[in-house]
RNA sequence: UCCAGCGUAGCUCAGCUGGUAGAGCGCCUGACUGUUAAUCAGGUGGUCGCAGGUUCGAGUCCUGCCGCUGGAGCCA
Repeated sequence: UCCAGCGUAGCUCAGCUGGUAGAGCGCCUGACUGUUAAUCAGGUGGUCGCAGGUUCGAGUCCUGCCGCUGGAGCCA
């Protein structure tokens, strides 16, 4: 330098044909319990990497850039 994949909640990850952004874990509160844990109920949580474009409408499509991973290549 080129190619491919990935980037979504604190963490791990879903998100269908473009049409209300979700789950588990975590965290908070309560119930239960002699206490803790477990269990149960309720709650909490988002610049969908960044900037543009297309569209009535973009996490999803297009362009550029950034970061991570892998591969190829170049120099020595």